[in-house]
RNA sequence: GGGGCGUUAGCUCAGCUGGUUAGAGCGCCGUGCUCACACCGCGGAGGUCGGUGGUUCGAGUCCACUACGCCCCA
Numbered sequence: 001g002g003g004g005c006g007u008u009a010g011c012u013c014a015g016c017u018g019g020u021u022a023g024a025g026c027g028c029c030g031u032g033c034u035c036a037c038a039c040c041g042c043g044g045a046g047g048u049c050g051g052u053g054g055u056u057c058g059a060g061u062c063c064a065c066u067a068c069g070c071c072c073c074a
């Protein structure tokens, strides 16, 4: 230098053929239960979907550029 994959909640990850509300598990907070703790049940907070721009009525999803990580080629 060329190419591929990845980037979504504190962590690990889903998210279909663009579609109206962005989710799960774990963790965190509150609460019920208990003498108490744990387990378990119930409820809650937490996200501008790596960044910028574009296409579209509408973008996590499509396109361009770019940043970072991993891998391959030279």
Stems, first nucleotide, its partner, number of pairs: 001073007010026004019057001028044005050066005
Notes
The RNA shown here (transfer RNA) has 74 nucleotides and comes from a Myxococcales bacterium. It matches the Rfam family "tRNA". Gene Ontology term of the family: triplet codon-amino acid adaptor activity. It was read from a public genome assembly. Its mean pLDDT, the model's own confidence on a scale to 100, is 81. The source organism's lineage runs through Bacteria, Pseudomonadati, Myxococcota, Myxococcia and Myxococcales.